[in-house]
RNA sequence: AAGAAUUCAAGGCAAACCGUCCGAAAGGGCGGGACGCAAAGCCAAGGGGGCUAAAGCACAACGUGCCAUGCCGGCCCGGCUGCCGAU
Numbered sequence: 001a002a003g004a005a006u007u008c009a010a011g012g013c014a015a016a017c018c019g020u021c022c023g024a025a026a027g028g029g030c031g032g033g034a035c036g037c038a039a040a041g042c043c044a045a046g047g048g049g050g051c052u053a054a055a056g057c058a059c060a061a062c063g064u065g066c067c068a069u070g071c072c073g074g075c076c077c078g079g080c081u082g083c084c085g086a087u
Base pairs, nucleotide, nucleotide: 005087007086008085012037013036017032018031019030020029021028022027035074041080042079043078046077047076048075049072050071051070056066057065058064059063
């Protein structure tokens, strides 16, 4: 100097839930709050999977069905980037 492991430490993120705002919805922003996370940082125009169905289309039409161009990176794989003292 490089790599790995373990625990402790510093720093970081923040599920459910609550308030408020945006949205047709799924879901998201902000504040509170912590279940968890060593990439829970970024990529949804890398692949798969999941959620919703506004517009559109179809039909037996106050509705039902199909459909992503909407959403989930805290579902999996992949790509890119990256902080940390001691042993």
Molecule: c-di-GMP-I riboswitch aptamer